[in-house]
RNA sequence: GGAGUGAUCCGGGCGGUCGCGCCGGCGCGUUGUUCGCCGUCGAGGAAAGUCCGGGCUGCACAGGGCAAGGUGCCGGAUAACGUCCGGCGGGGGCGACCCCGGGAAAGUGCCACAGAAAGCAGACCGCCGUCCCCUGGUGGGCGGUAAGGGUGAAAGGGUGCGGUAAGAGCGCACCGCUCUUCCUGGCAACAGGAGGAGGCAUGGUAAACCCCACCUGCAGCAAGGCCAAAUAGGGAAGCAUAUGCGUGGCCCGCGCAGCUUCCGGGUAGGCCGCUUGAGCUUGCCAGCAAUGGCAAGCCUAGAUGAAUGACCGCCACCCUGAUCGCAGGGGGACAGAACCCGGCUUACAGGAUCACUCCAUUU
Numbered sequence: 001g002g003a004g005u006g007a008u009c010c011g012g013g014c015g016g017u018c019g020c021g022c023c024g025g026c027g028c029g030u031u032g033u034u035c036g037c038c039g040u041c042g043a044g045g046a047a048a049g050u051c052c053g054g055g056c057u058g059c060a061c062a063g064g065g066c067a068a069g070g071u072g073c074c075g076g077a078u079a080a081c082g083u084c085c086g087g088c089g090g091g092g093g094c095g096a097c098c099c100c101g102g103g104a105a106a107g108u109g110c111c112a113c114a115g116a117a118a119g120c121a122g123a124c125c126g127c128c129g130u131c132c133c134c135u136g137g138u139g140g141g142c143g144g145u146a147a148g149g150g151u152g153a154a155a156g157g158g159u160g161c162g163g164u165a166a167g168a169g170c171g172c173a174c175c176g177c178u179c180u181u182c183c184u185g186g187c188a189a190c191a192g193g194a195g196g197a198g199g200c201a202u203g204g205u206a207a208a209c210c211c212c213a214c215c216u217g218c219a220g221c222a223a224g225g226c227c228a229a230a231u232a233g234g235g236a237a238g239c240a241u242a243u244g245c246g247u248g249g250c251c252c253g254c255g256c257a258g259c260u261u262c263c264g265g266g267u268a269g270g271c272c273g274c275u276u277g278a279g280c281u282u283g284c285c286a287g288c289a290a291u292g293g294c295a296a297g298c299c300u301a302g303a304u305g306a307a308u309g310a311c312c313g314c315c316a317c318c319c320u321g322a323u324c325g326c327a328g329g330g331g332g333a334c335a336g337a338a339c340c341c342g343g344c345u346u347a348c349a350g351g352a353u354c355a356c357u358c359c360a361u362u363u
Stems, first nucleotide, its partner, number of pairs: 001359010012315007020042002023039005028032001044334001048345002051343005056220004068216005073087005088101005102211002107209002109205003124149002126145007133137001157175006176200001177198009224272004234263006243257005279298008317330005
């Protein structure tokens, strides 16, 4: 210098003017759900997707089981997780590093295309034996053969020697593999080693059913709670029984309609929930780390048709021209709170920092 790998951080800064939202204070010739003035605070790294997990709230709930859903090597972290950290095993990369993770010899299903044959393995070409035909040839029948060719993601260990008609774990040696017993190290996953058995079975797929272990009650802030008009309807008490209707042959009585007062449900509307919290910053300590502990300091949106904006100047950034700190011009992504947190995933103009790897060159 080039090519990469893994992380972390920023995502404009300062000042001014106007405007908006919450809160606090003050003012009043107007006390305002809506006035005026002053002051504090006022979006994000993802506020997003709503995919997981938890808090919180209501309902349900003795215990156990079934069903359904989820998770899945081992150990740890955590409020919890499908997240994170540290390991283990397998795969990829020269490397930094990255990706994957229960069970396929319990059973069932499936394995496209190509290919003769795809799970009871399998004769298309070839090779070998034998028989037949004939004009001795790219001929045919039967049988053997998985060494060679060809197909495929995958064709049922590899190399060599023996063996054979040709072949083949058919036999043997070495390598590999499977099962089993034990020893050593490790909390464990697992690793290393020793002995024995076996010619090799047991292809793949569980984001197919399934098996095993563990986890999970359901719903969500439109949760849930409080206050509470108008209108209509309900209940109770009292008044009036003047009038009408019903009951009844008629009277009394009773019921309904009336008036007054009270009560409860509930709609509009308002309030709480609502932001002090697994909080933030700094320092120290424990730990390889995720993370935890301690101390000090800080308060940092809370709207509800829903505020968080615009303009100007300087600096920073980029481009161009000059050449000594100048001049001119330009643009800024993804996006945007709505009960709150921890993650994951996705989007993102541009910029900064750290560690490491490989290659080339110079000393």
This is a predicted structure of a 363-nucleotide RNA (Bacterial RNase P class A) from a Mariprofundaceae bacterium.
Taxonomically the source falls in Mariprofundaceae (Bacteria, Pseudomonadati, Candidatius Mariprofundia, Mariprofundales).
Rfam family: Bacterial RNase P class A. About the family: Ribonuclease P (RNase P) is a ubiquitous endoribonuclease, found in archaea, bacteria and eukarya as well as chloroplasts and mitochondria. Its best characterised activity is the generation of mature 5'-ends of tRNAs by cleaving the 5'-leader elements of precursor-tRNAs. Cellular RNase Ps are ribonucleoproteins. RNA from bacterial RNase Ps retains its catalytic activity in the absence of the protein subunit, i.e. it is a ribozyme. By type it is a ribozyme.
Of the family's consensus pairs, 95% are formed in the model.
The coordinates come from a structure-prediction model, not an experiment, and the mean pLDDT is 76.